[in-house]
RNA sequence: CUACAAAACCGGGUUAUUGCCAGCAAGCAAUUGCGGGAGGAAAGUCCGGACAGCAUAGAGCAGCGCACUACCUAACGGGUAGUACCCGGGCAACCGGGGAAAGAUAGUGCCACAGAAAAUAACCGCCUACCCGCAAGGGCAGGUAAGGGUGAAAAAGUAGUGUAAGAGACUACGGCAUGCAUGGGCGACCAUGCGUGGGGGUAAACCUUGCGCGCUGAAAUGCCGAGUAAGCAGAUGCCUGAGGGCGGCUCGUCCGAUGUCUGUGGGUUGGCAGCUAGAGGUGCCGCGUGAGCGGCAUCCCAGAUAAAUAAUAACCGUUAUCCGUGUAGCGGAUGUUGAUGAGGCAACCCGCCUUCGAGAGUUGGUGGGGUGAUACCCGCCUUCACUGAAGCUACGGCGGGUGAUACAGGAUCCGGCUUACAGGUUUUGUAGUUUU
RNA sequence: ACGGGCAUAGUUCAACGGCAGAAUUAAGGUCUCCAAAACCUUCGAUCGUGGUUCGAAUCCACGUGCCCGUG
Repeated sequence: CUACAAAACCGGGUUAUUGCCAGCAAGCAAUUGCGGGAGGAAAGUCCGGACAGCAUAGAGCAGCGCACUACCUAACGGGUAGUACCCGGGCAACCGGGGAAAGAUAGUGCCACAGAAAAUAACCGCCUACCCGCAAGGGCAGGUAAGGGUGAAAAAGUAGUGUAAGAGACUACGGCAUGCAUGGGCGACCAUGCGUGGGGGUAAACCUUGCGCGCUGAAAUGCCGAGUAAGCAGAUGCCUGAGGGCGGCUCGUCCGAUGUCUGUGGGUUGGCAGCUAGAGGUGCCGCGUGAGCGGCAUCCCAGAUAAAUAAUAACCGUUAUCCGUGUAGCGGAUGUUGAUGAGGCAACCCGCCUUCGAGAGUUGGUGGGGUGAUACCCGCCUUCACUGAAGCUACGGCGGGUGAUACAGGAUCCGGCUUACAGGUUUUGUAGUUUU
Repeated sequence: ACGGGCAUAGUUCAACGGCAGAAUUAAGGUCUCCAAAACCUUCGAUCGUGGUUCGAAUCCACGUGCCCGUG
């Protein structure tokens, strides 16, 4: 520097003009002025609370939800920090990721196919006694989970003792479950030691245990105004209580006679409060591993009711791509460069001529082979300096053209969860590349 | 503001947690002079993503789309 992963955060700006919403001020009014006007998810409505009404929200059953530990919180099925366990890497220590995890020794159910058998394991096999049979073998009664292909799962692993054959029946080692003790930790739990035990899985099957939950929902609720028919029909009741508050049932409690219920018919579709100062925002300090908590200072920041928060233009920002250009690095083409850099252009084989020699051989020359290639010099090859073209990489460094600028929008409020989101920033981790 | 349910083949519906099937549509064939009907064969699917489980259309969580109810 790039890519990936995780977490946290940001998610357009300025100016001008024209508008919209509610507030305040001025004005008789028309209107004018001033400051303000969506989000990280306002969304889905998946949880929890505040608030309001119904007994101050009461009891039991039923129903619903939750389930390792500690902590945070108004509360939560949320969050933080951990633990068992699982996955990946590593010899290990450990590192990274996940982590809906009470109880299967309360009971019931289920476990396809395959397999003797899926939980009350004798089909084959092994062993013993008896019977039949000349024998091979067969039958019958027992014992036996050591062996047997199957399966997701097969009855506690290895070695030995033991036995008629076998078996945790017994022993040693190791493992599992559980109890106790000691040490560490608030705790889940961990480590060590001792004792005990033989029991498949499934509770995101019924269920059991523990804990929590009363119901309704801003169209809650209170008030004001307008209008209508105290209509008609039926049922039932009038204190020995119909019905209702009350939601599935029972109790309890309160209201209850100008009653209640059903059908039918009629009226209304307005306003005010609730409504936004709040578990509030921002900054600093302190405590805490952290979620968070406390203190101080400062700020006021939509409140509409079918719903305003916008449109247009210019410029800027961010970003994708293209063109031009610059800088840096890599790269090495090229060469009347080096007045003269350094090294090499071979060994070997064959033919002919020649010197010396008695000969074997040898000296020199020449031709052929060999060699990537060549010979007076000029040449060729390698290398070292110098030169430094093309090209590559990085940097939007600079200029210009074209495009993109997301997801989405309050409706009582708040805390979470989940989902959607152009692009960007920061931190951490992993991998790779380049330079020093 | 609340409550409940559904999603399976092109269409309409089935399926105890154990090989996803039926009707119809489509394609091909047989029959026919050609069609139709009939008969035979074939293709074709669990809304998405995770989890529980040996095993998921079915159970659980979240999401997507649709339907119904209350005031």

The prediction has a mean pLDDT of 75. Two RNAs folded together computationally: RNase P RNA and transfer RNA, 507 nucleotides in total. It holds a member of the Rfam family "Bacterial RNase P class A". Rfam classes the family as a ribozyme.